RNA sequence: CAUGAUAAAGCCAAACCUGCCGUGAGGCAGGGUCGGAAAGCCACGGGCCUUGAUACAAGGUGGCUGGGUUGCCAGGG
Numbered sequence: 001c002a003u004g005a006u007a008a009a010g011c012c013a014a015a016c017c018u019g020c021c022g023u024g025a026g027g028c029a030g031g032g033u034c035g036g037a038a039a040g041c042c043a044c045g046g047g048c049c050u051u052g053a054u055a056c057a058a059g060g061u062g063g064c065u066g067g068g069u070u071g072c073c074a075g076g077g
Base pairs, nucleotide, nucleotide: 001076003074004073011036012035016031017030018029019028020027021026034063040069041068042067044066045065046064047061048060049059050058051057052056
């Protein structure tokens, strides 16, 4: 520097269940384990979703994606 396996130290945790918060999308905690090589972090661009709407505004989603930024392991150059 690029790459990412049926490996490995460790990590995260969809659906679903329970509790709490929110009008809602959804969030947080516990259980759970479909998956993930950034499924770490940042709503800056696009997408999608919610609420109230004439325009539009206020929100949500990083496990839809581009970008930014930090980082583990492995073998290779």
A computed fold for a 77-nucleotide RNA from a Deltaproteobacteria bacterium, annotated as c-di-GMP-I-GGC riboswitch aptamer. The coordinates come from a structure-prediction model, not an experiment, and the mean pLDDT is 78. It was read from a public genome assembly, where an Rfam model found it. Taxonomically the source falls in Myxococcia (Bacteria, Pseudomonadati, Myxococcota).